[in-house]
RNA sequence: CUCAGGAUGAACGCUGGCGGCGUGCUUAACACAUGCAAGUCGAGCGAAGCGCUAAUGCGGAUUUCUUCGGAUUGAAGUUUUAGUGACUGAGCGGCGGACGGGUGAGUAACGCGUGGGUAACCUGCCUCAUACAGGGGGAUAACAGUUGGAAACGGCUGCUAAUACCGCAUAAGCGCACAGUACCGCAUGGUACGGUGUGAAAAACUCCGGUGGUAUGAGAUGGACCCGCGUCUGAUUAGGUAGUUGGUGGGGUAACGGCCUACCAAGCCGACGAUCAGUAGCCGACCUGAGAGGGUGACCGGCCACAUUGGGACUGAGACACGGCCCAGACUCCUACGGGAGGCAGCAGUGGGGAAUCUUGCGCAAUGGGGGGAACCCUGACGCAGCGACGCCGCGUGCGGGACGAAGGCCCUAGGGUCGUAAACCGCUUUCAGCAGGGAUGAGACAAGACGGUACCUGCAGAAGAAGCCCCGGCUAACUACGUGCCAGCAGCCGCGGUAAUACGUAGGGGGCGAGCGUUAUCCGGAUUCAUUGGGCGUAAAGCGCGCGUAGGCGGCCUGGCAGGCCUGGGGUCAAAUCCGGGGGCUCAACCCCCGUCCGCCCCGGGAACCGCCUGGCUCGGGUCCGGUAGGGGAGGGUGGAACACCCGGUGUAGCGGUGGAAUGCGCAGAUAUCGGGUGGAACACCGGUGGCGAAGGCGGCCCUCUGGGCCGAGACCGACGCUGAGGCGCGAAAGCUGGGGGAGCGAACAGGAUUAGAUACCCUGGUAGUCCCAGCCGUAAACGAUGGACGCUAGGUGUGGGGGGACGAUCCCCCCGUGCCGCAGCCAACGCAUUAAGCGUCCCGCCUGGGGAGUACGGCCGCAAGGCUAAAACUCAAAGGAAUUGACGGGGGCCCGCACAAGCAGCGGAGCAUGUGGCUUAAUUCGAAGCAACGCGAAGAACCUUACCAGGGCUUGACAUGACCGUGAAGCGGGGGAGACCCCGUGGCCGAGAGGAGCGGUCACAGGUGGUGCAUGGCUGUCGUCAGCUCGUGUCGUGAGAUGUUGGGUUAAGUCCCGCAACGAGCGCAACCCCCGUCCCGUGUUGCCAGCAUCGAGUUGGGCACCCACGGGAGACCGCCGGCGUCAAGCCGGAGGAGGGCGGGGACGACGUCAAGUCAUCAUGCCCCUUAUGCCCUGGGCUGCACACGUGCUACAAUGGCCGGUACAGCGGGAUGCGAUGGCGCGAGCCGGAGCGGAUCCCUGAAAGCCGGCCCCAGUUCGGAUUGGGGGCUGCAACCCGCCCCCAUGAAGUCGGAGUUGCUAGUAAUCGCGGAUCAGCAUGCCGCGGUGAAUGCGUUCCCGGGCCUUGUACACACCGCCCGUCACACCACCCGAGUCGUCUGCACCCGAAGUCGCCGGCCCAACCGUUUGGGGGGAGGCGCCGAAGGUGUGGAGGGUGAGGGGGGUGAAGUCGUA
Repeated sequence: CUCAGGAUGAACGCUGGCGGCGUGCUUAACACAUGCAAGUCGAGCGAAGCGCUAAUGCGGAUUUCUUCGGAUUGAAGUUUUAGUGACUGAGCGGCGGACGGGUGAGUAACGCGUGGGUAACCUGCCUCAUACAGGGGGAUAACAGUUGGAAACGGCUGCUAAUACCGCAUAAGCGCACAGUACCGCAUGGUACGGUGUGAAAAACUCCGGUGGUAUGAGAUGGACCCGCGUCUGAUUAGGUAGUUGGUGGGGUAACGGCCUACCAAGCCGACGAUCAGUAGCCGACCUGAGAGGGUGACCGGCCACAUUGGGACUGAGACACGGCCCAGACUCCUACGGGAGGCAGCAGUGGGGAAUCUUGCGCAAUGGGGGGAACCCUGACGCAGCGACGCCGCGUGCGGGACGAAGGCCCUAGGGUCGUAAACCGCUUUCAGCAGGGAUGAGACAAGACGGUACCUGCAGAAGAAGCCCCGGCUAACUACGUGCCAGCAGCCGCGGUAAUACGUAGGGGGCGAGCGUUAUCCGGAUUCAUUGGGCGUAAAGCGCGCGUAGGCGGCCUGGCAGGCCUGGGGUCAAAUCCGGGGGCUCAACCCCCGUCCGCCCCGGGAACCGCCUGGCUCGGGUCCGGUAGGGGAGGGUGGAACACCCGGUGUAGCGGUGGAAUGCGCAGAUAUCGGGUGGAACACCGGUGGCGAAGGCGGCCCUCUGGGCCGAGACCGACGCUGAGGCGCGAAAGCUGGGGGAGCGAACAGGAUUAGAUACCCUGGUAGUCCCAGCCGUAAACGAUGGACGCUAGGUGUGGGGGGACGAUCCCCCCGUGCCGCAGCCAACGCAUUAAGCGUCCCGCCUGGGGAGUACGGCCGCAAGGCUAAAACUCAAAGGAAUUGACGGGGGCCCGCACAAGCAGCGGAGCAUGUGGCUUAAUUCGAAGCAACGCGAAGAACCUUACCAGGGCUUGACAUGACCGUGAAGCGGGGGAGACCCCGUGGCCGAGAGGAGCGGUCACAGGUGGUGCAUGGCUGUCGUCAGCUCGUGUCGUGAGAUGUUGGGUUAAGUCCCGCAACGAGCGCAACCCCCGUCCCGUGUUGCCAGCAUCGAGUUGGGCACCCACGGGAGACCGCCGGCGUCAAGCCGGAGGAGGGCGGGGACGACGUCAAGUCAUCAUGCCCCUUAUGCCCUGGGCUGCACACGUGCUACAAUGGCCGGUACAGCGGGAUGCGAUGGCGCGAGCCGGAGCGGAUCCCUGAAAGCCGGCCCCAGUUCGGAUUGGGGGCUGCAACCCGCCCCCAUGAAGUCGGAGUUGCUAGUAAUCGCGGAUCAGCAUGCCGCGGUGAAUGCGUUCCCGGGCCUUGUACACACCGCCCGUCACACCACCCGAGUCGUCUGCACCCGAAGUCGCCGGCCCAACCGUUUGGGGGGAGGCGCCGAAGGUGUGGAGGGUGAGGGGGGUGAAGUCGUA
């Protein structure tokens, strides 16, 4: 750092059946169309209209009678008057619009919470009590008339009422003033009582029941103010403040108050964090948590604040008033341009913003509110409904039966497994939804129900309409297949993906949850990872460099007292809701109802141990005095010798100096060296220490002066005076800075010389600052014991410095202080610490909280500067670290091996050729092998074949296997065509009684692939390495990794053996057992051998088996014996004996493992790929190509040789399509020929070097043989590409090989030939064999490889490791930056709206007085203080942007260097 849990007003993705209860603009306090959200009272009042009633005038519909003249009836409508009304709208008046509802902008505040106070207060409506309500007056809306204006809205004149307004009267009580009495209170003071003076009241209406009015007191309710305590972040905000702090007088308020004002004083707040800045409404509660705590403040409830922004007052009981007023600003709208109107943060709704949040619904039925006497009216409060899975809760999508298990899908080892009783099918049920019938409670007087034909009940039909989402690499529960191939993608962290992906995508299967599931965001948890509960600081982050000391914190023993803390009992409060416990109601639950309980704060009583405070005392802490004592403690002054440099002089001569080696430098103008003299500066050898002193830094010749501290000893005195110490002050190495001196040596920079690839270094020669002194700065360090200080306690041992004691003495013992080492308990992650703690405790201070960015930027403070102190963030990483472990590594150490070096011999590297490889070429030059450990390797044998490659020609069940089906006069032979494969023709015409079989043709499964992957594998192999190692069991140690054993002392070729040892044993390795060689013995003697006998050309034959030899078996060697060394050991050295002596020589044999070593082309094999071709057949070509480069070899360069002639001696092996003798031919290769031989018999088979003799005479040769020409031989179907051999001719390079490099320690190297495998043929290669036969090894310093122990490590794909910085490129964030843009804010000044207050008030005015002008009083208006917005200027803060500059981070393989 990350995850698993819980939570949310959520959003997004996929999906979505029902119901209940909740809940729903977190963003733009952005702007708002439309409707609604606060009215009501006619029982306060006047007037108007309307209805009704009565009367009345007009009016005449209609009816009856009719003599048709008329009489009668008198409706609608209408006039006036009176009455009346549950009518209407406006006005006066009253109450209410200060509640209810919204929002969270502002506010860090007495705003909120909690507890108190008011003797400093108010309170409409309501309740109780007491006492009242007498008598007058003047106006004014409405209205009417007139008039202005577009409108909004007014002006003037006239009339009128009241529960509207105003005097007067009355005053129980009340207010005020004055002087008292009594009592009380923490202070100002309060209460009660009476006295005198003075002041202020009232309203009516009525349905006659009542409802109101006034005054006073009390209550209740609501409010106001004050106080204690609590309430976020930043000190990179440290000082703030002028009405500021207090006082006096005055004003103002309901009331205290600097609230306001005048004057006086100079205070007040602040590290217990003022001021400033940022952020934020607070709480009950909510989420989380074991708790303590942390986070939040949606819904519900309490308080506060706000109502477009800012200011202001009016009215009123209450407001500075969301749906009131005035002013100013912005915005919107109307306008006739004069002027007006508006404020959804009420309910709905719209636009906008946004990831995102609802209906312009119904109803006042319930609850509650306003008005009213009431009926009633109003009420987007509220009750309901609607929309949204947004949340919580409940229910359903069926239940039972049903296969050795359908189909289908997926997997598969092809057998099967799984989905899966799942489905089908059979039986059953009907919740929810649907249809139909009935139908509420909610209403607590009667009536009245929005919800609602809802809940609920009943009936009906039918499994019927109803499942998804995420995950399955680890954490974390759940695995396979295919696709993809570092691509596409995943990812919370670690990390997956580069051809077999349980991690991507899909599918099958599985896991989880379920009408939801995931994701994102945020909070708590886990995180004892800010640690109060409950952490740390030697090395992980962290002790200030050290001291003095302020505030603060903490503090010894005893006595008495106080009661703040503390303890205890009781009381108040902690609203309701919530949580929790109990109970109850909706079928359950969610939800709702009832009952009960709590931290805290306050008050009263009690207690006194502890803390605190007061008083008195004490001496152990601490201090003072006295006597000793050690010391490089500090400051100043003086002085000494050695060394050094320079100067002078003498001697003296050719160099000196310096280094790894040199050179620069100095020197014949006389250096270095040496002697004498002089001058100068700095530092003090020996003593010297593991030692001393100091707080640290630090302090070192000697003497003097001044001075600090410590320790020891014995007493006396003071009486807690102590410890620590934020700020502060001082000291503080080196370097550095300023000024002035000084300057011998040394010596940054610089110069030169070397070194080097370079060498701005290391080394050398010089050398300036500086180093030294005085004065002043700086203030840092690995200022370290990486360990703050003080006190107490907790085993010891052993050194050393100082002092004291044991009468004296003491190498001895004891005490105190200091300083080291070792070590117990204890502690620690370990390492380690351990009376000098890192142990156990107490107190105080400092500091830490992942790495990088960064001790950096910005700001501030300090500094002359350099710079120091304080000290971030963006961004980025999944780590960075500590200690220890095992390895590996080291140009670390110790010990020891190996042809590892050295010593030697022969080579390679140069030449020509052979062969392999790279490269190039090519149609193809098939493929693989790649440092050692690829390269005469796979190849133990490419002309065709092989052959895998190329070109061309062909085949398609195929060259080869198995199975099935169908068909069929097989194969073979002959001829023809063709390069051939193959095709065509002819001939032939299978076995079996049959079924059938073989063969062939066709079809289908399949074959086939030297196509890919050796990084999917088996097997096999190489290599470290024939090195001596690698492990295990049990025990022990360690928290653990792991250690021990296996280390150590010896010894060995060896972890071989011995001794020791917390180890004791064991395994794989070593050795031995196996094979060959070396001696002897025994057995057996043919094809072997031949001593003696016979034969004789010949072990040819007879004979023999002694010897050689062969084969088989055995003996022998073990440090056994002797001597010495060694630990009485293991063993080593020497000797005897012996064929052989200390593993006798050689082989086979290769531990755990390493190199993703090699091989898919030996073989086998998973997966992938090809399928008329990537398979198969054929002809030809290629693998042999050639400017080059490398490896391995051969032959040489010659005389230790070459050539010629003669002549001697092996061993291992091979041989029947084979080896092939004698003989013949050929110069020869070879040919003819064929005896013998499946072989101790015959053949290959003449071994060669050697030996004897001769020639050559140092020459590119009688060396050397390449190359080429010619001629032959052999094998083979076939030697052109492309074989080997022979003869003649030709005679190249080469005269011993640069740097470098290989092998070998004895029968070895070197040299000489011989055999074999492969093979028709082809050998300088390979594998073997014998012949001749050396040199050297002092030794382990060095190179290479290895073993053991140890050490360091930042390495662990392990030094071919890791890793640093500049530069170049890309991206990102940041800092600086001429400036520039807007935001917030301080100060000063200007202007100054509304408005309160004050003054004036010449103009105006009903109530009272007087009455005639008038007075009192009021108003308009004017002026003044204050005053919002605005303006100007000047500061501060933070933000955006900015040419360019700067560093930082990140990025795949870039560049340069790397002690």
Small-subunit ribosomal RNA from an uncultured bacterium, 1459 nucleotides, folded computationally. Model confidence (mean pLDDT): 86 of 100. It matches the Rfam family "Bacterial small subunit ribosomal RNA". Rfam links the family to the GO terms ribosome and structural constituent of ribosome.